RNA sequence: GGAGCCGUCCGGACGAACGCGUCAGAACUCGUGUCUGCCGAGGAAAGUCCGGGCACCAGAGGGCAAGGUGCCGGUCAACGACCGGUCGGGGCGACCCGCAGGAAAGUGCCACAGAGAACAGACCGCCGAACGGCGCCGAGAGGCGUGCGUGGCAAGGGUGAAACGGUGCGGUAAGAGCGCACCGCGCCCCCGGUGACGGGGGCGGCACGGCAAACCCCACCUGGUGCAAGGGCAAAUAGGGAGGCUGCUCCGCCGAUAAGGCGGGGCGAAGAGCGGCCCGCUCGACGCCUCCGGGUUCAGCCCGCUCGAGGCGUGCGGCAACGCACGCCCUAGAUGAAUGUUCGUCGCCGCGGGGAGACUCGCGGACCAGAACCCGGCUUACAGGGCGGCUCCGGCA
Numbered sequence: 001g002g003a004g005c006c007g008u009c010c011g012g013a014c015g016a017a018c019g020c021g022u023c024a025g026a027a028c029u030c031g032u033g034u035c036u037g038c039c040g041a042g043g044a045a046a047g048u049c050c051g052g053g054c055a056c057c058a059g060a061g062g063g064c065a066a067g068g069u070g071c072c073g074g075u076c077a078a079c080g081a082c083c084g085g086u087c088g089g090g091g092c093g094a095c096c097c098g099c100a101g102g103a104a105a106g107u108g109c110c111a112c113a114g115a116g117a118a119c120a121g122a123c124c125g126c127c128g129a130a131c132g133g134c135g136c137c138g139a140g141a142g143g144c145g146u147g148c149g150u151g152g153c154a155a156g157g158g159u160g161a162a163a164c165g166g167u168g169c170g171g172u173a174a175g176a177g178c179g180c181a182c183c184g185c186g187c188c189c190c191c192g193g194u195g196a197c198g199g200g201g202g203c204g205g206c207a208c209g210g211c212a213a214a215c216c217c218c219a220c221c222u223g224g225u226g227c228a229a230g231g232g233c234a235a236a237u238a239g240g241g242a243g244g245c246u247g248c249u250c251c252g253c254c255g256a257u258a259a260g261g262c263g264g265g266g267c268g269a270a271g272a273g274c275g276g277c278c279c280g281c282u283c284g285a286c287g288c289c290u291c292c293g294g295g296u297u298c299a300g301c302c303c304g305c306u307c308g309a310g311g312c313g314u315g316c317g318g319c320a321a322c323g324c325a326c327g328c329c330c331u332a333g334a335u336g337a338a339u340g341u342u343c344g345u346c347g348c349c350g351c352g353g354g355g356a357g358a359c360u361c362g363c364g365g366a367c368c369a370g371a372a373c374c375c376g377g378c379u380u381a382c383a384g385g386g387c388g389g390c391u392c393c394g395g396c397a
Stems, first nucleotide, its partner, number of pairs: 001393010012346007020040002023037004028031001042368001046379002049377005054226004061279004066222005071085005086100001087098004101217002106215002108211003123157002125153003130150003133146005165183006184206001185204008230303004240292006247267008271283004310329008348365007
């Protein structure tokens, strides 16, 4: 000097004028008007992909089904997230990615090509050791040649995403774990580590592949619905019509010791409720359930609605995620939807000019994008600029 990798921050500042919203306060002409003050849209507010808080289903029980996660350890309210690590893959490297439990419980798939795709197989091929044939030499015995036949082979080539261990040496007629060395695989043992796993040694048949982000098996986790949750006020109507079950019992009071009435409790009918199903549970008799019909809502008002697993700083512990202690702070709550507009100066970026330089002049531009119950993550979008650390290449000293 160049090319990369990882992390992080900003993404305008100041001033003036006018204009908005909540809250608080003040005065008054008491209107929801005036004045004053604090505060007022993010790094993702987005996507709705996960996890929760909270609310309701009375409570939220057990099981099946269904769904989610899937190496180890840790953090967290929790998670499929994050931190650290192991293993595998990519990269010269810094680093990045992970479809990371089980293929010997079972089922299934591997198209086409190819001889053959899981205990398979001969298209091109190799082989004169064995038997035969053919040719040549030889008096004969026999010798040489020839993959022609019987036969032997799967090492070489081809097909394919993948070919039934890999490389090398020996051996053989030619070959083959046929034998051997190393690697690989299986079993056993030792050492290190909380563990995933790593290192070492011994023995061995030298061998039945891949896909589970195919169904499945195993381990762990999970009630459901969701702020359009839910609650209150106002307003209005038809306590309308039909159907089903219509009971039993205990106590207290009134009553006349009756009939009966009022109140409380128990059983529990038809039925209803608890995402699907089963069990179980709950409600349930002047009451309950089912069906039909009617009213309210054209965006009625209020609460929920913002103090939180909150933010910031310091110290300690931890490799880290993060935790603990102390101190300080309150930072939007709108409801057809506020948080803005204009001007000036400075800053940033781009282009052009002037100047030896410091600098200066002119023009243009400024990303993705707007809270709506809240929080922890992930994913996606983002013009331009800054900071820190690390890797590789080249040059100089």
This is a predicted structure of a 397-nucleotide RNA (Bacterial RNase P class A) from a Myxococcales bacterium. The coordinates come from a structure-prediction model, not an experiment, and the mean pLDDT is 79. It matches the Rfam family "Bacterial RNase P class A". By type it is a ribozyme. The sequence was found by an Rfam model in a public genome assembly.